[in-house]
RNA sequence: ACGCUCUUAGCUCAGCAGGAAAGAGUGCCGGAUUCCGAUUCCGGAGGCCGGGGGUUCGACUCUCUCAGAGCGUG
Numbered sequence: 001a002c003g004c005u006c007u008u009a010g011c012u013c014a015g016c017a018g019g020a021a022a023g024a025g026u027g028c029c030g031g032a033u034u035c036c037g038a039u040u041c042c043g044g045a046g047g048c049c050g051g052g053g054g055u056u057c058g059a060c061u062c063u064c065u066c067a068g069a070g071c072g073u074g
Base pairs, nucleotide, nucleotide: 001073002072003071004070005069006068007067010026011025012024013023019057028044029043030042031041032040050066051065052064053063054062
């Protein structure tokens, strides 16, 4: 320099040939259980999907660009 992949909750990740109110595990908060704690069980809060444009009636999903991360080629 060129090519490819990725960026969704504090963390690790699903989701999507465009359309239902964005999910799981873990962590966090509250409760039950216990003499107390751990474990287990129940409930709850938390993201509008890396930033910005475009297409569309409608975008996490398509597209352009920027940023960041990883891999490959020279």
Transfer RNA from an Oscillospiraceae bacterium, 74 nucleotides, folded computationally. The sequence was found in a public genome assembly. It matches the Rfam family "tRNA". By type it is a transfer RNA. The prediction has a mean pLDDT of 81. The source organism's lineage runs through Bacteria, Bacillati, Bacillota, Eubacteriales and Oscillospiraceae.